The part of an RNA shown here (small-subunit ribosomal RNA, 3' major domain) has 476 nucleotides and comes from an uncultured prokaryote.
Its mean pLDDT, the model's own confidence on a scale to 100, is 84.
Rfam family: Bacterial small subunit ribosomal RNA.
[in-house]
Context: one part of a larger RNA
RNA sequence: UGACGGGGGCCCGCACAAGCGGUGGAGCAUGUGGUUUAAUUCGAUGCAACGCGAAACACCUUACCUACACUUGACAUCCAGAGAAUCCUUUAGAGAUAGAGGAGUGCCUUCGGGAACUCUGUGACAGGUGCUGCAUGGCUGGCGUCAGCUCGUGUUGUGAAAUGUUGGGUUAAGUCCCGUAACGAGCGCAACCCCUAUCCUUAGUUACCAGCGGUUCUGUCGGGAACUCUAGAGAGACUGCCGGUGAUAAACCGGAGGAAGGCGGGGACGACGUCAAGUCAUCAUGGCCUUUAUGGGUAGGGCUACACACGUGCUACAAUGGAGCGUACAGAGGGUUGCGAAGCCGCGAGGUGGAGCCAAUCCCAGAAAACGCUUCGUAGUCCGGAUUGGAGUCUGCAACUCGACUCCAUGAAGUCGGAAUCGCUAGUAAUCGCGGAUCAGCAUGCCGCGGUGAAUACGUUCUCGGGCCUUGUACA
Numbered sequence: 001u002g003a004c005g006g007g008g009g010c011c012c013g014c015a016c017a018a019g020c021g022g023u024g025g026a027g028c029a030u031g032u033g034g035u036u037u038a039a040u041u042c043g044a045u046g047c048a049a050c051g052c053g054a055a056a057c058a059c060c061u062u063a064c065c066u067a068c069a070c071u072u073g074a075c076a077u078c079c080a081g082a083g084a085a086u087c088c089u090u091u092a093g094a095g096a097u098a099g100a101g102g103a104g105u106g107c108c109u110u111c112g113g114g115a116a117c118u119c120u121g122u123g124a125c126a127g128g129u130g131c132u133g134c135a136u137g138g139c140u141g142g143c144g145u146c147a148g149c150u151c152g153u154g155u156u157g158u159g160a161a162a163u164g165u166u167g168g169g170u171u172a173a174g175u176c177c178c179g180u181a182a183c184g185a186g187c188g189c190a191a192c193c194c195c196u197a198u199c200c201u202u203a204g205u206u207a208c209c210a211g212c213g214g215u216u217c218u219g220u221c222g223g224g225a226a227c228u229c230u231a232g233a234g235a236g237a238c239u240g241c242c243g244g245u246g247a248u249a250a251a252c253c254g255g256a257g258g259a260a261g262g263c264g265g266g267g268a269c270g271a272c273g274u275c276a277a278g279u280c281a282u283c284a285u286g287g288c289c290u291u292u293a294u295g296g297g298u299a300g301g302g303c304u305a306c307a308c309a310c311g312u313g314c315u316a317c318a319a320u321g322g323a324g325c326g327u328a329c330a331g332a333g334g335g336u337u338g339c340g341a342a343g344c345c346g347c348g349a350g351g352u353g354g355a356g357c358c359a360a361u362c363c364c365a366g367a368a369a370a371c372g373c374u375u376c377g378u379a380g381u382c383c384g385g386a387u388u389g390g391a392g393u394c395u396g397c398a399a400c401u402c403g404a405c406u407c408c409a410u411g412a413a414g415u416c417g418g419a420a421u422c423g424c425u426a427g428u429a430a431u432c433g434c435g436g437a438u439c440a441g442c443a444u445g446c447c448g449c450g451g452u453g454a455a456u457a458c459g460u461u462c463u464c465g466g467g468c469c470u471u472g473u474a475c476a
Stems, first nucleotide, its partner, number of pairs: 001476002003473003007470007015460002019424005026315008034306002042053002064301005070295001073125001077124002079121005086103007107114002127290002130288003136284002138279003141275003148187006154163003167178003193267004198235002201232004208224002212222002238261001241255005317417001321376006333364003338357002343352003383414001388409007430452007
């Protein structure tokens, strides 16, 4: 000087407390451990691994296993020889592949040949998701959006170092003010960027419709440019104003005006460092290893196994509910190998159909909870839907291992969950549906979107994490 303390002081954070809803019990989904297996590929492992890499495991993917087959190789550059390339038919085979037959002769040319492509041969070499993340780059996670981390000059000290950065206030903040052997500065904080909340203005189609007219009663047509909205450009918030507190400071408290008030709400943005944290399997890369195999190809299987254990979720256990009928109101997205309307067929998944749309135009597209009426009456039920049987639909070369969905039948556990434990402070939690990426098909996951919309916070003693000052130390 740091680090640490079941030392002290001050302060903060859904850290506790106050509340609301969960997890832990059940069934199922999914990941992991374990076990099994020919293989169940590999990685991730307290917080910070475990719906994680994987924004999609039937084949492919695929790295694993078994079997069959290849060796200058699936891919790159160079050399020699032959043939244009390419296409079609056929035999064997699970296929890779091997064999046979046929069509075909192009482009440039100094007529030697050349370019592109294919085959054969030779070796230089290719190849490796093989090892090492404790050799590395890059990227990422946690501490942590915590308020810190440093430097120059000066000064103090023999020196390591200190000072500045401590102190008094204040702040979300090393934020600002005052003081001060310090004076300044840098990286961080904040602001500058984006979205959102109000208004003005410009513009008016595909969006809008107040007034006028027409109408098939649909903004549909004429028309309008007001309103909504769209998207450009601006305004607006700064403790600016008033009162109080305060050191007359910084600031804090209350008020006015205002759509918004003291950082208005949200996002992007992550200092010096640290965990030899994670990743050699995104990629790149040193070293090592392999080279008829640890490389490359094909078919089938596996990654989907199942006495069990754990994590994360979904659905429930019902009446604030289930069922039936009726009836309203979104936002944000996607669409040409695509979205696919109306109509018709089917109980339904779906089929048929093909209008329109490269989309403020058309389509996906019925929002659902809510609301109105009816029914059920506390029951393992008109709750709950697992499981299983049967019949189907769709995608795809192909749904046996191993897809999703529909209909009929079946109707399991489950009556609110031990110890323990998680999230959340407002348009939040809770609850309700909708969209997208991936994708042929497959979502309870992920990423977004809106609808309805709470309770509680006395307070900082305690638990956890962190910041500043100080103290002790046999630690570095």